[in-house]
RNA sequence: AGAGCCGGUCAGACAACCGCUGCCUAAUGGCAGAGGAAAGUCCGGGCUCCGCAGGGUAGAGUGCCAGGUAACGCCUGGGCGGCGCGAGCCGACGGAAAGUGCCACAGAAAAUAUACCGCCGGAGAAUGGGGUCAGAGUAAAUUUCUCAGAAUUUUACUCUGACCCCAUUCUCCGGUAAGGGUGAAAUGGUGCGGUAAGAGCGCACCGCGCUGCCGGUAACGGCGGUGGCAGGGUAAACCCCACUCGGAGCAAGGCCAAAUAGGGGCCCAGUGGUGCGACCCGUGCCGGGCCCGGGUAGGCUGCUCGAGGCGCUUGGCGACAAGCGUCCCAGAUGAAUGGUUGUCCGCGACAGAACCCGGCUUAUCGACUGGCUCUCGUC
Numbered sequence: 001a002g003a004g005c006c007g008g009u010c011a012g013a014c015a016a017c018c019g020c021u022g023c024c025u026a027a028u029g030g031c032a033g034a035g036g037a038a039a040g041u042c043c044g045g046g047c048u049c050c051g052c053a054g055g056g057u058a059g060a061g062u063g064c065c066a067g068g069u070a071a072c073g074c075c076u077g078g079g080c081g082g083c084g085c086g087a088g089c090c091g092a093c094g095g096a097a098a099g100u101g102c103c104a105c106a107g108a109a110a111a112u113a114u115a116c117c118g119c120c121g122g123a124g125a126a127u128g129g130g131g132u133c134a135g136a137g138u139a140a141a142u143u144u145c146u147c148a149g150a151a152u153u154u155u156a157c158u159c160u161g162a163c164c165c166c167a168u169u170c171u172c173c174g175g176u177a178a179g180g181g182u183g184a185a186a187u188g189g190u191g192c193g194g195u196a197a198g199a200g201c202g203c204a205c206c207g208c209g210c211u212g213c214c215g216g217u218a219a220c221g222g223c224g225g226u227g228g229c230a231g232g233g234u235a236a237a238c239c240c241c242a243c244u245c246g247g248a249g250c251a252a253g254g255c256c257a258a259a260u261a262g263g264g265g266c267c268c269a270g271u272g273g274u275g276c277g278a279c280c281c282g283u284g285c286c287g288g289g290c291c292c293g294g295g296u297a298g299g300c301u302g303c304u305c306g307a308g309g310c311g312c313u314u315g316g317c318g319a320c321a322a323g324c325g326u327c328c329c330a331g332a333u334g335a336a337u338g339g340u341u342g343u344c345c346g347c348g349a350c351a352g353a354a355c356c357c358g359g360c361u362u363a364u365c366g367a368c369u370g371g372c373u374c375u376c377g378u379c
Stems, first nucleotide, its partner, number of pairs: 001375010012344007020033005035350001039361002042359005047249004054281004059245005064078005079093001080091004094240002099238002101234003116180002118176024143151003188206006207229001208227008253301004263292006272286004308327008345348001
């Protein structure tokens, strides 16, 4: 200097005028007044109500360990796995030896395992080459007999046959899963030996099963022993295991005022109906359902002092906890912060509370700032 990773703060600024909502004041006036996500309604609760919220079945959620928290599917730290040179990031992370299902196509074969190409052995057949033996023929030489030649032996060549060896091709039988092919994945991997050729067939290391010791709260890790060793994957497939789970929700609920028709009809009914997310058991009550018609939709409350904010100290790796001090920081209800002017500049994105809080997820123009990683250069 460049490129990255992980955080924190802010959310256009200043001034003037007019305006809006709440609280306080006799009044003038004073104070306060939308977010980092207020969004999604995805989790967890506080609070309110429902006489059963009790037990069970089904169902749903979470799924490594240890902590934090009111609680959680959240956060912190750690373990393991994956990605990245790294700082870091991600994880739907219990169980495949309880069972069932699935693994398309390709491939011989994806489980009751197997042989497409290939390799090895044996048998047979064909072709070619070589060797040996036998027979026949020819040539030469030697020996014997004889004087015309014959016989024997040796050598070479040729032909035929038999046997043996080698090579090639084909058929059959047996062995094989090392090599090749297919595939996301092929029956543990690599290497050495061994074999007719191979194979955990044997050995070494790794992997896997069983097991001992050590470290750690634990997940887990390390060091040994032993066994040639049950083919894999998949549970965001069914399933098994562990833990958790009443319901409805501020339009909850409470109070006040007012109005009407204490109306009409039909059905079920104690072996019934109803309360409780479904069902069963249990249990409380005695009624329950449908249709037509009439009245009201107003006001007050809930409604903001909180698992609250900020600062300091102590403890803790941390999330956080405790103590002390300090502050009050929106409560609208057809729905409050808008308009105008001037200046500046980072040129204004995503975007507006509706009972409250802790999280997660999504959207987003920028500014400032802390730490860490990598590359290049200089001293």
Overview
Bacterial RNase P class A from a Gammaproteobacteria bacterium, 379 nucleotides, folded computationally.